[in-house]
């Protein structure tokens, strides 16, 4: 990096440095941001996967996460008349395997 499997309405924040944008990508909304956004970095906190234990609901370690249903609605398939139909994940994001 690729494939497959699972899961993605829940749940968890301050502090320092920076200083202006952010919510995966495009489109159209909308919400959040100098009472400081996104980025690093401490510490702390959730509890979604695997592994060691441990003994009836608990450590401990390796990823991960802490605004808003993945913030909403379409695209990113096929398809024809640029949009009618038709199809669900082909898009994205975490973890474990595997290569």
């Nucleotide at each position: 990096u690729g494939a497959c499997c699972a899961u993605c309405a829940a749940g968890a924040g301050c502090a320092g440095c920076u200083g202006a944008g952010a919510g995966a990508c495009c489109u159209g909304g909308c919400u959040c941001g100098c009472a400081g956004a996104a980025g690093c970095u401490g510490c702390a906190g959730c509890a979604a996967c695997c592994g060691a234990g441990a003994g009836c609901g608990u450590u401990c370690g390796g990823u991960g996460c802490u605004a808003c249903c993945g913030c909403c609605a379409g695209g990113a398939c096929c398809g024809a008349u640029g949009g009618a139909g038709g199809a669900g994940a082909u898009c994205g994001a975490u973890g474990a395997u595997u290569a």

Predicted 3D model of a 99-nucleotide RNA (SAM riboswitch aptamer (S box leader)) from Flaviflexus salsibiostraticola.
The sequence is in RNAcentral, with records from Rfam.
Rfam family: SAM riboswitch aptamer (S box leader). Gene Ontology term of the family: regulation of gene expression.
Taxonomically the source falls in Flaviflexus (Bacteria, Bacillati, Actinomycetes, Actinomycetaceae).
Its mean pLDDT, the model's own confidence on a scale to 100, is 77.